Annotation
Transfer RNA from a Candidatus Kariarchaeaceae archaeon, 74 nucleotides, folded computationally. The source organism's lineage runs through Archaea, Promethearchaeati, Candidatus Kariarchaeota, Candidatus Kariarchaeia and Candidatus Kariarchaeaceae. The sequence is in RNAcentral, with records from ENA. Its Rfam family is "tRNA".
């Protein structure tokens, strides 16, 4: 340097092919429940999506630049 991937809550990750206000796990908080504690239920809470920029009524989702990580060519 050329090619392909990945980057979305504190942690794993779907959702990107077909654009239509982001879904479930762990956790952390409250409560039940227990002599207590875990374990189970039961409610709550947090991401505007690596970053800038376009296109659109509307963009994680299409386009362009750009940065980090990995795998691979030379």
């Nucleotide at each position: 340097g050329g090619g392909c991937g990945c980057g979305u809550g504190g942690c794993c990750c779907a959702g990107c092919u077909a654009g239509g206000u982001a879904a479930g796990g762990c956790a952390a908080c409250a409560g039940a429940c227990u002599c207590u504690u875990a374990a189970u239920c039961u409610g709550u809470c947090g991401a505007u999506c690596g970053a800038g920029g376009g296109u659109u009524c509307a963009a994680a989702u299409c386009c362009c630049u750009u940065c980090g990580c990995g795998c691979u060519c030379a």